[in-house]
Context: one part of a larger RNA
RNA sequence: CUGGGCGUAAAGCGCACGCAGGUGGUUGUCUAAGACGGACGUGAAAGCUCCUGGCUUAACUGGGAGAGGUCGUUGGUGACUGGAUAACUUGAGGCGAGGAGAGGGGUGUAGAAUUCCCGGUGUAGUGGUGGAAUGCGUAGAGAUCGGGAGGAAUACCAGUGGCGAAAGCGGCACCCUGGCCUAGGCCUGACGCUCAGGUGCGAAAGCGUGGGGAGCGAACGGGAUUAGAUACCCCGGUAGUCCACGCUGUAAACGAUGAACACUAGGUGUCGGCGCUCUCAAAAGCGGCGGUACCGAAGCCAACGCGAUAAGUGUUCCGCCUGGGGAGUACGACCGCAAGGUUAAAACUC
Numbered sequence: 001c002u003g004g005g006c007g008u009a010a011a012g013c014g015c016a017c018g019c020a021g022g023u024g025g026u027u028g029u030c031u032a033a034g035a036c037g038g039a040c041g042u043g044a045a046a047g048c049u050c051c052u053g054g055c056u057u058a059a060c061u062g063g064g065a066g067a068g069g070u071c072g073u074u075g076g077u078g079a080c081u082g083g084a085u086a087a088c089u090u091g092a093g094g095c096g097a098g099g100a101g102a103g104g105g106g107u108g109u110a111g112a113a114u115u116c117c118c119g120g121u122g123u124a125g126u127g128g129u130g131g132a133a134u135g136c137g138u139a140g141a142g143a144u145c146g147g148g149a150g151g152a153a154u155a156c157c158a159g160u161g162g163c164g165a166a167a168g169c170g171g172c173a174c175c176c177u178g179g180c181c182u183a184g185g186c187c188u189g190a191c192g193c194u195c196a197g198g199u200g201c202g203a204a205a206g207c208g209u210g211g212g213g214a215g216c217g218a219a220c221g222g223g224a225u226u227a228g229a230u231a232c233c234c235c236g237g238u239a240g241u242c243c244a245c246g247c248u249g250u251a252a253a254c255g256a257u258g259a260a261c262a263c264u265a266g267g268u269g270u271c272g273g274c275g276c277u278c279u280c281a282a283a284a285g286c287g288g289c290g291g292u293a294c295c296g297a298a299g300c301c302a303a304c305g306c307g308a309u310a311a312g313u314g315u316u317c318c319g320c321c322u323g324g325g326g327a328g329u330a331c332g333a334c335c336g337c338a339a340g341g342u343u344a345a346a347a348c349u350c
Base pairs, nucleotide, nucleotide: 004321005320006319007304008303012318014201015200016199017198021194022193023192025088026087027086028085029084030083031082033081034080035077036076038074039073040072041071042069048066049064050063051062053060091191092188093187094186097182098181099180103177104176105175106174107173108172109171110154115149116148117147118146119145120144121143125136126135162169163168206247207246208245209244210243211242215241216240220236221235222234223233258317259316260315261314262313263312266295267294268293269292270291271290272289274287275286276285277284299306300305323350324349325348332343333342334341335340
């Protein structure tokens, strides 16, 4: 002197809980492991460095000093880190009060609609498309009225609205149950943060066993289109979609942005609750808290953009990246009923 990054260039584990580990608020006292400085010992010689001899030099010779150590012993210091102890309340948690919510699980129930079945009326079409055809219909369809069965989903309310760690959650009622917010400052007294491994949760599709099956609909059949049409469009339609239990463990699991804490101009909207003013009451106004959305100061950024919900300024801990292809592949291992998943190269090549 140097000491990289992860929104979109390669890179944040899909999400959480959490042991070990790392790290940790305020005050006093003690200690002296880390730390700081002192003394002594030691760090052979050669080499390095300075001087000298030699010879034209180098190699080489002699001498001196220094450097070279997470070194040892000893006696000190006590700010900081650690350890011990006593205490504190602001971090964290708790009791009680109030509040919003598609948060989760279970049971029941409602209306609209689709389809099917039965019956009435009624007659030749209906359906579908860009246009058609396949299809359905004189064994009476479609239309319309009445009755019934069954499954699935809950119009309007509905909102850059709400809730949840994420995946995700939407008719209504009841039962069981988790989290969050507000006011106040009663209690505990650092109990905190993060987290390799581990454990749990985890859309859709898929798998196993048993049910269910209205609509939709991979595969499949047919009709069209077309040069062809293993498609797009149309008529059908099986798995599946639904339920119970078990498995799978992956997604553009996205905010393509890990978690926690602190600090750093503002403006506008919205959701939840609180206080004050005003009021008969409300609305409105003002203040501060928690969530969410847009615009923007400084700053950051390659730019786009981000901007108190940071991609700004800092601290702690974890995960991950290191040219493209080969390849998220092979082999091995572990997991899985399988499908496959997780971990994860190399040759070669540009």